[in-house]
Molecule: transfer RNA
Organism: Castor canadensis
RNA sequence: UAGGGUGUAGCUCAGUGGUAGAGCACUUGCCUAGUAUGCAUGAAGUCCUGGGUUCCAUACCCAGCACCAUGA
Numbered sequence: 001u002a003g004g005g006u007g008u009a010g011c012u013c014a015g016u017g018g019u020a021g022a023g024c025a026c027u028u029g030c031c032u033a034g035u036a037u038g039c040a041u042g043a044a045g046u047c048c049u050g051g052g053u054u055c056c057a058u059a060c061c062c063a064g065c066a067c068c069a070u071g072a
Base pairs, nucleotide, nucleotide: 001071002070004068005067006066007065010024011023012022013021018055026042028040029039030038048064049063050062051061052060
């Protein structure tokens, strides 16, 4: 410097236009003499930022930012 890829819960990731989910972790309760396991329950998201398209955008388009690897 060029063309790409990724960005969603604390972490790892789903989610191809219609009010966002799982596992692990965490809260509370049950269980136990106690701990672990197990069961139940709850909380936690300005979906990276700004704009556009659309009746409607996490998803499509544009620009930017961060990271990743590649080519020169």